[in-house]
Context: one part of a larger RNA
RNA sequence: GAUGAACGCUGGCGGCAGGCCUAACACAUGCAAGUCGAGCGGCAGCGUCCUUCGGGAUGCGGCGAGCGGCGGACGGGUGAGUAAUGCCUAGGAAUCUGCCUGGUAGUGGGGGAUAACUCGGGGAAACUCGAGCUAAUACCGCAUACGUCAGAAAGCGGGGGAUCUUCGGACCUCGCGCUACCAGAUGAGCCUAGGUCGGAUUAGCUAGUCGGUGAGGUAAAGGCUCACCAAGGCGACGAUCCGUAGCUGGUCUGAGAGGGUGAUCGGCCACACUGGAACUGAGAUACGGUCCAGACUCCUACGGGAGGCAGCAGUGGGGAAUAUUGGGCAAUGGGGGGAACCCUGACCCAGCGACGCCGCGUGAGGGAAGAAGGUUUUCGGAUCGUAAACCUCUGUUGUACGGGAAGAAGGAAGUGACGGUACCGUACGAGGAAGCCCCGGCAAACUACGUGCCAGCAGCCGCGGUAACACGUAGGGGGCGAGCGUUGUCC
Numbered sequence: 001g002a003u004g005a006a007c008g009c010u011g012g013c014g015g016c017a018g019g020c021c022u023a024a025c026a027c028a029u030g031c032a033a034g035u036c037g038a039g040c041g042g043c044a045g046c047g048u049c050c051u052u053c054g055g056g057a058u059g060c061g062g063c064g065a066g067c068g069g070c071g072g073a074c075g076g077g078u079g080a081g082u083a084a085u086g087c088c089u090a091g092g093a094a095u096c097u098g099c100c101u102g103g104u105a106g107u108g109g110g111g112g113a114u115a116a117c118u119c120g121g122g123g124a125a126a127c128u129c130g131a132g133c134u135a136a137u138a139c140c141g142c143a144u145a146c147g148u149c150a151g152a153a154a155g156c157g158g159g160g161g162a163u164c165u166u167c168g169g170a171c172c173u174c175g176c177g178c179u180a181c182c183a184g185a186u187g188a189g190c191c192u193a194g195g196u197c198g199g200a201u202u203a204g205c206u207a208g209u210c211g212g213u214g215a216g217g218u219a220a221a222g223g224c225u226c227a228c229c230a231a232g233g234c235g236a237c238g239a240u241c242c243g244u245a246g247c248u249g250g251u252c253u254g255a256g257a258g259g260g261u262g263a264u265c266g267g268c269c270a271c272a273c274u275g276g277a278a279c280u281g282a283g284a285u286a287c288g289g290u291c292c293a294g295a296c297u298c299c300u301a302c303g304g305g306a307g308g309c310a311g312c313a314g315u316g317g318g319g320a321a322u323a324u325u326g327g328g329c330a331a332u333g334g335g336g337g338g339a340a341c342c343c344u345g346a347c348c349c350a351g352c353g354a355c356g357c358c359g360c361g362u363g364a365g366g367g368a369a370g371a372a373g374g375u376u377u378u379c380g381g382a383u384c385g386u387a388a389a390c391c392u393c394u395g396u397u398g399u400a401c402g403g404g405a406a407g408a409a410g411g412a413a414g415u416g417a418c419g420g421u422a423c424c425g426u427a428c429g430a431g432g433a434a435g436c437c438c439c440g441g442c443a444a445a446c447u448a449c450g451u452g453c454c455a456g457c458a459g460c461c462g463c464g465g466u467a468a469c470a471c472g473u474a475g476g477g478g479g480c481g482a483g484c485g486u487u488g489u490c491c
């Protein structure tokens, strides 16, 4: 000098930042990922018409659950593991890429199911079984398809003149989709080289091990896997083993070289109760998906089930120590949707704590009878000290009242959580606002009393055994100041 700090004493205000460094310990409760009716069958409501009074048709405006689509692989958290399958820098070729952009072409004609629903059954529950009915942008053939072989598709909504019509529509047009191919952009996978902590009281390590041929596998090169052949590969330029550790842009320090560090913010990686596995998908081996095993917790009718805060709050525990079970989607951004809009503990705000940095205030000018009082004294005085009182002002801040934003946007209108906040004006009145450490030397600042190697101090040297500038108290002084000291850590 610095700090994600803590502790002691003290504490007025504001702005901006930051706030579990320990138990990757366990978690009550709420919320954190949904959305689309313009994909589909349905369903309650309201209006109109018909009605055999069972209901049917139609319109409006919606929708729990279900089928289906997109999203849940982003965003958010944590740092356990990892010394290299990581990260950083520079290159590379054998790849994929939903949504988005540009281009070319197409979107023809069929089929069979299934949930919802109904009926029945089992179960305490979680849930589940059987039979029957039904739709689709769900599923499956056929046709056509851009070197060859193989291989596609789906419709929905708005509007509409003529024509056709089984009065549903066909058809035309616009929009949103769908399929194939080419390219782009973005994202991702892979390879190579160099760099990347300590230990040699770790010296040898290795059998798919090193290479080849062939095959399999992958989106893709490759011992990635397998068969055969061959006997290699790494290592004192430190292999292997052990310990420690996420890496980085940065950050702290330093004139620099360097040393330390990796909180917040950005990039990459890894993980999601512990271990293992795949499925779906453009993308996961998937935090709030699935399956298996394990530990733990909970429910149970004992047969069987449920759960995973290293998301935001919050609780217990650990600890020297780290916050609210807050408001809002107004802004920015994200998901879905044609849109309206819905969702969003991302985010924007507010709350708490001097934890830090920065700014401001606690008054200003005058005022000597140098008051009283304290301390000290050689008893003359000295000092606190212009300090106070007192006089004259000011109004930062504060309090009250009045006004009151920007942040909010496409041509207009509407829309603000923060917030009646910031800010502005008026009134009031010095009124409400100073402490902490030190004073032997280093090192700035001295006397008195108490104590008597006691009680104590102390960073080092060292003080204290009867006049202690070093202990304790007081007066005085020095330093910093809403802080001041101490402790820890780094340079």
Stems, first nucleotide, its partner, number of pairs: 001490003005487005012360005019352001020318001025316003029313003034070003039067002042063002045060006077271003086196007095188002100184008108142001110140002117132006155176006163170002197243003204234003209231001211229006246268004250261004273294005296307004324350001326349003332346001333344004363393004373384004397432001398428006407418001435480005440461003446475005456463002
The part of an RNA shown here (small-subunit ribosomal RNA, 5' domain) has 491 nucleotides and comes from an uncultured Synergistota bacterium. It matches the Rfam family "Bacterial small subunit ribosomal RNA". The coordinates come from a structure-prediction model, not an experiment, and the mean pLDDT is 83.